c-di-GMP-I riboswitch aptamer from a Candidatus Aerophobota bacterium, 74 nucleotides, folded computationally. Lineage of the source: Bacteria > Bacteria candidate phyla > Candidatus Aerophobota. It was read from a public genome assembly, where an Rfam model found it.
[in-house]
RNA sequence: UAACCGAAAGGGCAAACUAUUCGUAAGAAUAGGACGCAAAAUCACAGGCCCGGGGAGGUGGCUGGAUUGCCGAA
Numbered sequence: 001u002a003a004c005c006g007a008a009a010g011g012g013c014a015a016a017c018u019a020u021u022c023g024u025a026a027g028a029a030u031a032g033g034a035c036g037c038a039a040a041a042u043c044a045c046a047g048g049c050c051c052g053g054g055g056a057g058g059u060g061g062c063u064g065g066a067u068u069g070c071c072g073a074a
Base pairs, nucleotide, nucleotide: 005072006071012037013036017032018031019030020029021028022027035061041067042066043065045064046063047062048059049058050057051055
């Protein structure tokens, strides 16, 4: 400090799994639970992956991109 960056402090989120519910499914929500996360906040635009007789589907905790946010050591 409207940058780079990620120490400290205050905190935040919540993988797998379990229970219930929704959904054709992938998967999602709630509660418990913590593998981890400096954007693990939001967006499905592009790519990837998953589902599905091919979609006005899912995944942002797969990659890129965009917008926004807490703190201020080296």